c-di-GMP-I riboswitch aptamer from a Bacillota bacterium, 88 nucleotides, folded computationally.
Rfam family: c-di-GMP-I riboswitch aptamer. Gene Ontology term of the family: cyclic-di-GMP binding.
Its mean pLDDT, the model's own confidence on a scale to 100, is 80.
Of the family's consensus pairs, 94% are formed in the model.
The sequence was found by an Rfam model in a public genome assembly.

C1' cells in the first nucleotide's frame, strides 16, 4: 500500500407518539421523544409504493365516478457520491 473482515473508542442520526406551523393530500419543517441504524450522510438517477390539487373523460342536475404526477417517499430496494472505524 492492497485485499479480507473482526472488534470497538469517541461519537453521530432519530422511528412511532405528542405539540406548533406549511400543504388539497401524501408529506415536510421545528421542539420534545427514542424504535432502531456502519452510512438511517447526501443525491429523486433506475425501479417500487403513497397522494390526486389541476387536467381530460364520463355521469348527473349543480352533484359525482374512476384514470393520471408536474407532487411526495433516500428509515422500500438498487445505483452514484462523501465519511468514520480498522483486531487478525
Nucleotide at each position: 500500500u492492497g485485499g479480507u473482515g473482526u472488534u470497538u473508542u469517541g461519537g453521530g442520526c432519530u422511528a412511532a407518539c405528542u405539540u406548533g406551523c406549511c400543504g388539497a393530500a401524501a408529506g415536510g419543517c421545528a421542539a420534545a421523544g427514542g424504535c432502531g441504524u456502519a452510512a438511517a450522510g447526501u443525491u429523486a438517477u433506475g425501479a417500487g409504493g403513497c397522494u390526486a390539487a389541476g387536467a381530460a373523460c364520463g355521469u348527473g342536475u349543480u352533484u359525482u365516478g374512476g384514470u393520471u404526477a408536474u407532487g411526495g417517499u433516500u428509515g422500500c430496494c438498487a445505483g452514484g457520491u462523501u465519511g468514520c472505524g480498522g483486531a487478525g